[in-house]
């Protein structure tokens, strides 16, 4: 440098579904529980999607849909 890889070591996060709770919904949060994941860390700045209202627009939500931006452990090169 993020260019290769979960082989090895140290960890990590945590789908679905439950349960409780916040919201009109989309969904969030917390506990359980693991489908997975080398950026499933952070970031709402492009696209998609979903939700509310609508005649058009707008205004929420989603980062494990994507594309970007910033950051990063180990080994290799």
């Nucleotide at each position: 440098u993020a260019u290769u890889a979960a082989a090895a070591a140290a960890g990590g996060c945590a789908a679905a579904c439950c349960u409780g709770u916040u919201g009109u919904a989309a969904a969030g949060c917390a506990g359980g529980g693991a489908c997975g994941c080398a950026a499933a860390g952070c970031u709402a700045g492009g696209a998609a999607u979903c939700c509310u209202u609508u005649a058009a627009a707008a205004g929420g939500a989603u980062a494990g849909u994507u594309c970007g931006g910033c950051u990063a452990c180990u080994a290799a090169a």
c-di-GMP-I riboswitch aptamer from a Clostridia bacterium, 77 nucleotides, folded computationally. NCBI's taxonomy places the organism under Bacteria, Bacillati, Bacillota, Clostridia. The model forms 90% of the base pairs in the Rfam consensus. Model confidence (mean pLDDT): 81 of 100.